Model confidence (mean pLDDT): 81 of 100. A computed fold for a 113-nucleotide RNA from Peribacillus huizhouensis, annotated as SAM riboswitch aptamer (S box leader). The model forms 97% of the base pairs in the Rfam consensus. It matches the Rfam family "SAM riboswitch aptamer (S box leader)". Rfam describes the family as follows. The SAM riboswitch is found upstream of a number of genes which code for proteins involved in methionine or cysteine biosynthesis in Gram-positive bacteria. The SAM riboswitch acts at the level of transcription termination control. The predicted structure consists of a complex stem-loop region followed by a single stem loop terminator region. An alternative and mutually exclusive form involves bases in the 3' segment of helix 1 with those in the 5' region of helix 5 to form a structure termed the anti-terminator form. Gene Ontology term of the family: regulation of gene expression. The sequence was found by an Rfam model in a public genome assembly.
[in-house]
RNA sequence: UUCUUAUCAAGAGAGGUCGAGGGAAUGGCCCUGUGACGCCUCAGCAACCAGCAAUAAUAACAUAUUGCCAAGGUGCUAAUUCCAUCAAGCUAUUUAUGCUUGGUAGAUAAGAA
Numbered sequence: 001u002u003c004u005u006a007u008c009a010a011g012a013g014a015g016g017u018c019g020a021g022g023g024a025a026u027g028g029c030c031c032u033g034u035g036a037c038g039c040c041u042c043a044g045c046a047a048c049c050a051g052c053a054a055u056a057a058u059a060a061c062a063u064a065u066u067g068c069c070a071a072g073g074u075g076c077u078a079a080u081u082c083c084a085u086c087a088a089g090c091u092a093u094u095u096a097u098g099c100u101u102g103g104u105a106g107a108u109a110a111g112a113a
Stems, first nucleotide, its partner, number of pairs: 001113008013042005021031003025085004043077003048073002051068006081105001086102005
């Protein structure tokens, strides 16, 4: 980098440093010299993997589900992935607004190449 699977309406910020951008892209709308982004320290959130237990299943494993844990590996700590983007449907009736579903894209985890 690519592929597969799962999740994305909840949750959780202080200090230091730096000095102008940041929120993936585009449009919108926001955040930001009352100091953003990044980095460091500490703290926190969550529970994907790991760990433990029970149940199902098996000859035994594998596996699945549920629960517990948080000292391990990651992740996260403005706004629903901030909103929209492509398609379909419903309402409505003049192509607007709103709602729903799916898709694309993105993020994270686990596995594979």